A computed fold for an 85-nucleotide RNA from a Chromatiales bacterium, annotated as c-di-GMP-I riboswitch aptamer. Its mean pLDDT, the model's own confidence on a scale to 100, is 89. It was read from a public genome assembly, where an Rfam model found it.
RNA sequence: UACUGAUAAGGGCAAACCUGUUGAAAGUCAGGGACGCAAAGCUACCGGUCUAAGGGUUACGACCUAUGACAGCGGGGCUGCCAGA
Numbered sequence: 001u002a003c004u005g006a007u008a009a010g011g012g013c014a015a016a017c018c019u020g021u022u023g024a025a026a027g028u029c030a031g032g033g034a035c036g037c038a039a040a041g042c043u044a045c046c047g048g049u050c051u052a053a054g055g056g057u058u059a060c061g062a063c064c065u066a067u068g069a070c071a072g073c074g075g076g077g078c079u080g081c082c083a084g085a
Stems, first nucleotide, its partner, number of pairs: 003084003012037002017032004022027001035072001041078003045075003048070003054065004
């Protein structure tokens, strides 16, 4: 350095839910809280998923659309602790 994550050690993060905040919404952020995670660290490059303010269509029921969002959906890229079955 690469590979692996069986066994340890020191730890780390934080789902649902509740409260507050912000946003059109999806969702974000803060506090509480732990379902889990060996990258559940970062990154929107690829696929996928969510939302539809605005725009378009409309039989006025609604439908389409990302410039918005999701990294705890998967892949890719970058980085990292320990150990060595």